Predicted 3D model of RNase P RNA and transfer RNA as a complex of 320 nucleotides. It holds a member of the Rfam family "Archaeal RNase P". Gene Ontology terms of the family: tRNA processing, ribonuclease P activity and multimeric ribonuclease P complex. Clan: RNaseP clan. From the family's description: Ribonuclease P (RNase P) is a ubiquitous endoribonuclease, found in archaea, bacteria and eukarya as well as chloroplasts and mitochondria. Its best characterised activity is the generation of mature 5'-ends of tRNAs by cleaving the 5'-leader elements of precursor-tRNAs. Cellular RNase Ps are ribonucleoproteins. RNA from bacterial RNase Ps retains its catalytic activity in the absence of the protein subunit, i.e. it is a ribozyme. The family's RNA type in Rfam is ribozyme. Its mean pLDDT, the model's own confidence on a scale to 100, is 76.
[in-house]
RNA sequence: GAGGGGUGAGGGGUGGCUGACCGGAAGGAGGAAAGUCCCCCCACCGUUAAAUGGCGGAGCUCCGUAAGGGGCUGUGCCGGGAGGCACGGCAACGGCACAGAAACGAUACCCGCCUGGGGAAAAGCGAUGAUUCCGGAAGGAUGAGGUCACCUAGGCGGGAUGAAACGGCCGACCCCGCCGGUGCAAGGCAUUUAGCCGCUCAGACUAAUGCCACCUAAAACAGAAGGGGGCUUACCAUCACCCCUC
RNA sequence: GGGGCCGUAGGGUAGCCUGGUUAUCCUCCCGGCUUGGGGUGCCGGAGACCCGAGUUCAAAUCUCGGCGGCCCCA
Numbered sequence: 001g002a003g004g005g006g007u008g009a010g011g012g013g014u015g016g017c018u019g020a021c022c023g024g025a026a027g028g029a030g031g032a033a034a035g036u037c038c039c040c041c042c043a044c045c046g047u048u049a050a051a052u053g054g055c056g057g058a059g060c061u062c063c064g065u066a067a068g069g070g071g072c073u074g075u076g077c078c079g080g081g082a083g084g085c086a087c088g089g090c091a092a093c094g095g096c097a098c099a100g101a102a103a104c105g106a107u108a109c110c111c112g113c114c115u116g117g118g119g120a121a122a123a124g125c126g127a128u129g130a131u132u133c134c135g136g137a138a139g140g141a142u143g144a145g146g147u148c149a150c151c152u153a154g155g156c157g158g159g160a161u162g163a164a165a166c167g168g169c170c171g172a173c174c175c176c177g178c179c180g181g182u183g184c185a186a187g188g189c190a191u192u193u194a195g196c197c198g199c200u201c202a203g204a205c206u207a208a209u210g211c212c213a214c215c216u217a218a219a220a221c222a223g224a225a226g227g228g229g230g231c232u233u234a235c236c237a238u239c240a241c242c243c244c245u246c
Numbered sequence: 247g248g249g250g251c252c253g254u255a256g257g258g259u260a261g262c263c264u265g266g267u268u269a270u271c272c273u274c275c276c277g278g279c280u281u282g283g284g285g286u287g288c289c290g291g292a293g294a295c296c297c298g299a300g301u302u303c304a305a306a307u308c309u310c311g312g313c314g315g316c317c318c319c320a
Base pairs, nucleotide, nucleotide: 001246002245003244004243005242006241007240008239009238010236011235012215013214014213015212016211017210021028022027030221034232035231037230038229039228040227041226042183043182044181045180053179054178055177056176057175058073059072060071061070062069063068074087075086076085077084078083088174089173093171094170095169096168104167109159110158111157112156113155114154115153116152117151118150124148125145132141133140134139187197188196189195247319248318249317250316251315252314253313256273257272258271266303275291276290277289278288279287296312297311298310299309300308
């Protein structure tokens, strides 16, 4: 220097026009005005307290009424790295399909070996090879008795599955914290099919905020509807820092 | 503006709450048989979980975020 990735910031200016559009005039869209997921102001209803409901959940600390956010630390996962994501508990209750001997209660079950008892003073079996040894098996060696098959009790070792094999994981199960419900179409006034207020130094309800050119990097995503705050999502022409490759 | 519900073959649906074998049924479509030919009938087949993440051994199903559609409220 080129390409790719990550985190954050930021989201123009000037001029012109049938001096475009709205408006009495002043003046006239966004960082997200969006999704409507939360909180607050506010209003009405209910009422003083809850859960069989909703939201949240590592530890310490700071900011905030709250929702929520920042910093440091821990563990695990993803990534090549920068970096990102997740986070209460398993004592009781419930769950872990199929496969597998067994899947949440600890054992039962199968195979092999060892030991005790029975079998067993009998009978069965055995040179057409008992018994013992080697070998994964096929097979080989040994060569006369074996206390064998079988039943039972105990011990040791192993058991092909599966994500997980007795130690775990998960839950509408437990613990902790917060939350009453409905949303400005709330609601109020009223001359009650009209209209006004609530409603805003943008504000007007089938609801204005335009078009063109130039500068520079000024494009993309997108357009208020009572207001404020948070979260999330959409976009990246541009800037800062960091990582990787050449 | 506010509130609620729903996305499964071309069309209409079950399964989702309580995750698990090849996702159910009707219709449409394709092939075969039957017919002189067509229809009907019988047999067989193809075709789908709106999209992307997360949780989990495992997601149509649970959670989150998008996209789309429908209904109600002055």